[in-house]
Context: one part of a larger RNA
RNA sequence: GCCUGCGAGUUAAUCUCAGCGGCAAGGUUAAGGGAGUAACACCCGUAGCCGUAGCGAAAGCGAGUCUGAAUAAGGCGUAUAGUCGUUGGGAUUAGGCCCGAAACCGGGUGAGCUACCCAUGGCCAGGGUGAAGCGGGUCUAACCGCCCGUGGAGGCCCGAACCUACUAAUGUUGCAAAAUUAGGGGAUGAGCUGUGGGUAGAGGUGAUAUGCCAAACGAACUCGGAGAUAGCUGGUUCUCCCCGAAAUAGCUUUAGGGUUAGCGUCAUGCGUUUAGUAACGGAGGUAAAGCACUGGAUGAGCUAGAGGGCUUACCGCUUAUCGAACUCAACCAAACUCUGAAUGCCGUUACUCCAGAGCAUGGCAGUCGGACUCCGGGAGAUGAGUUUCGGGGUCGAAAGGGAAACAGCCCAGAUCAUCGGCUAAGGUCCUCAAGUCUACGCUAAGUGGGAAACGAGGUGAGGUUACUGGAACAACCAGGAGGUUGGCUCAGAAGCAGCCAUCCUUUAAAGAGUGCGUAAUAGCUCACUGGUCUAGUGACCUUGCGCGGAAAACUUAACGGGGCUAAGCGUAGCACCGAAGCCAUGGGUCUCGUCGCAAGACGGGGCAGUAGGGGAGCGUUCCGCCGACAGGGAAGGUCGACCGUAAGGACGGCUGGAGUUGGCGGAAGUGAGAAUGCAGGC
Numbered sequence: 001g002c003c004u005g006c007g008a009g010u011u012a013a014u015c016u017c018a019g020c021g022g023c024a025a026g027g028u029u030a031a032g033g034g035a036g037u038a039a040c041a042c043c044c045g046u047a048g049c050c051g052u053a054g055c056g057a058a059a060g061c062g063a064g065u066c067u068g069a070a071u072a073a074g075g076c077g078u079a080u081a082g083u084c085g086u087u088g089g090g091a092u093u094a095g096g097c098c099c100g101a102a103a104c105c106g107g108g109u110g111a112g113c114u115a116c117c118c119a120u121g122g123c124c125a126g127g128g129u130g131a132a133g134c135g136g137g138u139c140u141a142a143c144c145g146c147c148c149g150u151g152g153a154g155g156c157c158c159g160a161a162c163c164u165a166c167u168a169a170u171g172u173u174g175c176a177a178a179a180u181u182a183g184g185g186g187a188u189g190a191g192c193u194g195u196g197g198g199u200a201g202a203g204g205u206g207a208u209a210u211g212c213c214a215a216a217c218g219a220a221c222u223c224g225g226a227g228a229u230a231g232c233u234g235g236u237u238c239u240c241c242c243c244g245a246a247a248u249a250g251c252u253u254u255a256g257g258g259u260u261a262g263c264g265u266c267a268u269g270c271g272u273u274u275a276g277u278a279a280c281g282g283a284g285g286u287a288a289a290g291c292a293c294u295g296g297a298u299g300a301g302c303u304a305g306a307g308g309g310c311u312u313a314c315c316g317c318u319u320a321u322c323g324a325a326c327u328c329a330a331c332c333a334a335a336c337u338c339u340g341a342a343u344g345c346c347g348u349u350a351c352u353c354c355a356g357a358g359c360a361u362g363g364c365a366g367u368c369g370g371a372c373u374c375c376g377g378g379a380g381a382u383g384a385g386u387u388u389c390g391g392g393g394u395c396g397a398a399a400g401g402g403a404a405a406c407a408g409c410c411c412a413g414a415u416c417a418u419c420g421g422c423u424a425a426g427g428u429c430c431u432c433a434a435g436u437c438u439a440c441g442c443u444a445a446g447u448g449g450g451a452a453a454c455g456a457g458g459u460g461a462g463g464u465u466a467c468u469g470g471a472a473c474a475a476c477c478a479g480g481a482g483g484u485u486g487g488c489u490c491a492g493a494a495g496c497a498g499c500c501a502u503c504c505u506u507u508a509a510a511g512a513g514u515g516c517g518u519a520a521u522a523g524c525u526c527a528c529u530g531g532u533c534u535a536g537u538g539a540c541c542u543u544g545c546g547c548g549g550a551a552a553a554c555u556u557a558a559c560g561g562g563g564c565u566a567a568g569c570g571u572a573g574c575a576c577c578g579a580a581g582c583c584a585u586g587g588g589u590c591u592c593g594u595c596g597c598a599a600g601a602c603g604g605g606g607c608a609g610u611a612g613g614g615g616a617g618c619g620u621u622c623c624g625c626c627g628a629c630a631g632g633g634a635a636g637g638u639c640g641a642c643c644g645u646a647a648g649g650a651c652g653g654c655u656g657g658a659g660u661u662g663g664c665g666g667a668a669g670u671g672a673g674a675a676u677g678c679a680g681g682c
Base pairs, nucleotide, nucleotide: 001682002681003680004679005678006677011094012093013092014091015090016089017088018087019086020085021084022083023082026050027049028048032044033043034042054061055060064076065075066074067073097235098234100232104225105224106223107222108221109220115199116198117197118196119195120194121193122192123191124189126158127157128156129154133150134149135148136147137146138145162186163185164184166183167182168181169180170179201217203213204212205211210219238617239616240615241614242613243612248261249260250259251258252257262367263366264364265363266362267361268360269359270358272355273357275352276351277350278349279348280347281346282345288339289337290336294333295332296331298329299328300327301326305322306321307319308318309317310316370395371394372393373392374391375390376389377388378387379386400411401410402409415587416586417585418584420583421582422581426577427576428575429562430561431560435574437573438572439571440570441569442568448564454548455547458545459544460543461542462541463540464539465538466537467536475532476531477530478529479528481505482504483503486500487499488498511526515524516523588607589606590605591604592603593602594601595600618671620668621667622666623665624664625663626662627661628660629659636655637654638653639652640651642649643648
């Protein structure tokens, strides 16, 4: 891991609601007892309980009573249905659907592992060093000292056994639940070790590591309290039918838990009260807008005042500065409003409508983590697949078609069947069902098929304006002069470093000069003018589609691909494809209506679904009653194209070799795929 088996809402008491039943102003027995044919049976037993009257704290009064001074007013009552069984739903108390802690407490068992201690034994190859003491020599007045011996000390040295565990590798389903290999440390000591004994868990022992106390010790193990508790996690077993949520509010040592309400379902009652639309009547201060208030804020005017200057004893004068208030113009505001919608909300009436509408009472729930998307706001950075509110939708609990793929987007809500039809979104060159459809434009960028500020003689459309057959624009030919090198400045400054001025003349025209250039001149060129030529040429605004801006990491990789110049974009149109939508035909089921005694017939409508509520069934084991089968072959196994809407049920062959079970009832150890489930097998 697979297979097989086992594996989770039970039982008792009490309360409550519903179904069914008995009796009924009553209902009922408990313990106990009797008889007995011994059981789904009968007879006693009325103690007790519930009901038949309530109100008050009570005395008490009583269809009333309490409060009260009250005969007021108010509270609770009074117009009667209960009770005892039984089955089911729910609650409470019990382990209370099952499995699961870490822990807490009590009684015991452990020091054959290990820590420390006590008693008694054992062990430490070999080599080295050479303390004290002692002897001799030397030296000395003597002591000391020195030298040579002897001696054999030491938590001394080197190094096996032994002990240890510093490093590395191997090992890591190992040789091994701590080892092996190669090195390392101690090795006469606070050494190592055998045997016997001691200390025990609120404890011991400890050269303290919270170490060790029998391979997991911040408190051992074992049995018991014990099915501790677990607002937590996991699991919870057959079928079909009807309806179908919530992820919100209040409170909560509350926030991943509860409780009440909201939303679901079922029963009973009411009977259109619901909803939509219309009309009418209301409340309101949002969007927008506005500036009348409150504030903000720009420009202009005017002015008090301030600053500067002059003057100054006082008074004053003045201004290229600032400037309240006021006036004008144009603005801004969630906490501004002279104004003010659309929607929405409340009410009345009418109409439409019969919807799984509404309301009331009762039984049973689940839900209190929501998600995205669109709209209106707040927070944030007008960031986030962010967060927090309000309104709608979808998902959640929704399959189908589209968006390449894609819970939350678009279309659309799957009762079943059909080799029938029509459409939605979206599509119609191929992949791939359907137009290589029609008409008119645009795009040249593969734009389409990713992106901004900004930039540009890309190109289409519309407009404004200037010049232009009295010849424009572009090009070519020619001119572009004189006073004058204007004045100043300057080394120089001559159109062209800079400052100031910017005139006059000759002209068809020509700036006291547009740019290049020179040290300064020179030179080239422009404005301006004539000629050649000939028909449009400039500037600007609005707008469509394009261009640049444009760099990332495995591989083209920013159309799903092929590929496309339309098979791209815009406008208009026709046709077709396209879903579980709609229609058609047939079937099932629920519900409503009509008819019917009923069975049913006809007609209308419904039938996605998690949590959850309600309904109807299938099957297993055992029991009772009735019945049936079986060695001429039961159960079980296996194969098969049968029946039923499903759970399931027949029948036949083979196998098997002794019991089985149809109908109606009853009772449950009653259904397995999941619980890191349990046991066994492989």
The part of an RNA shown here (large-subunit ribosomal RNA, domain II) has 682 nucleotides and comes from a Pseudomonadota bacterium. The organism belongs to Pseudomonadota, within Bacteria. The full RNA is in RNAcentral, with records from ENA. It matches the Rfam family "Bacterial large subunit ribosomal RNA".